Transfer RNA from an Acidobacteriota bacterium, 75 nucleotides, folded computationally. The RNAcentral record of the sequence draws on ENA. Its mean pLDDT, the model's own confidence on a scale to 100, is 82. It matches the Rfam family "tRNA". The family's RNA type in Rfam is transfer RNA. About the family: Transfer RNA (tRNA) molecules are approximately 80 nucleotides in length.
RNA sequence: AGGCGCAUAGCUCAGUGGUAGAGCACUACCUUGACACGGUAGGGGUCCGCGGUUCGAUCCCGCGUGCGCCUACCA
Numbered sequence: 001a002g003g004c005g006c007a008u009a010g011c012u013c014a015g016u017g018g019u020a021g022a023g024c025a026c027u028a029c030c031u032u033g034a035c036a037c038g039g040u041a042g043g044g045g046u047c048c049g050c051g052g053u054u055c056g057a058u059c060c061c062g063c064g065u066g067c068g069c070c071u072a073c074c075a
Stems, first nucleotide, its partner, number of pairs: 001071007010024004018055001026042005048064005
């Protein structure tokens, strides 16, 4: 320098055009003498940024940023 992939909840990830979800974690309650396990309920998101397409974008397109992998170059 070129190519490919990824970016969504605190963490790990789903969701591929029509109200953003799961597991774990967290909070409250039930249960216990207490803790753990288990059960019920709940909180938590500018979907990396800016533009574009569309009636409508987490999803499609362009640019940028960050991370990972591959190739090339250099010595």

The organism belongs to Acidobacteriota, within Bacteria.